This is a predicted structure of a 77-nucleotide RNA (c-di-GMP-I riboswitch aptamer) from a Frankiales bacterium. It matches the Rfam family "c-di-GMP-I riboswitch aptamer". Gene Ontology term of the family: cyclic-di-GMP binding. It was read from a public genome assembly, where an Rfam model found it. The source organism's lineage runs through Bacteria, Bacillati, Actinomycetota, Actinomycetes and Frankiales.

RNA sequence: CGUACGAAAGGGCAAACCCGACCGUAAGGCGGGGACGCAAAGCCACGGGACCCAUCCGGGUCGGCCGGGCUGCCGAA
Numbered sequence: 001c002g003u004a005c006g007a008a009a010g011g012g013c014a015a016a017c018c019c020g021a022c023c024g025u026a027a028g029g030c031g032g033g034g035a036c037g038c039a040a041a042g043c044c045a046c047g048g049g050a051c052c053c054a055u056c057c058g059g060g061u062c063g064g065c066c067g068g069g070c071u072g073c074c075g076a077a
Stems, first nucleotide, its partner, number of pairs: 005075002012038002017033004022029002036064001042070003046067003049062005
């Protein structure tokens, strides 16, 4: 120095729920409050899955459902 790993330290993110004269048909997103939790709960819709729209074809949402990919702070055992 790198990888694996995850003690400590400094910090980070933010579930449910509430508010919104915000966006969307909806799932959901965004802002504020709020913390259940998270070593990637940072990013990516590639595979599976769940959800929404639609008469079909199909389209969309969810990364804090699982897998996978990329990047990253710190440095004890």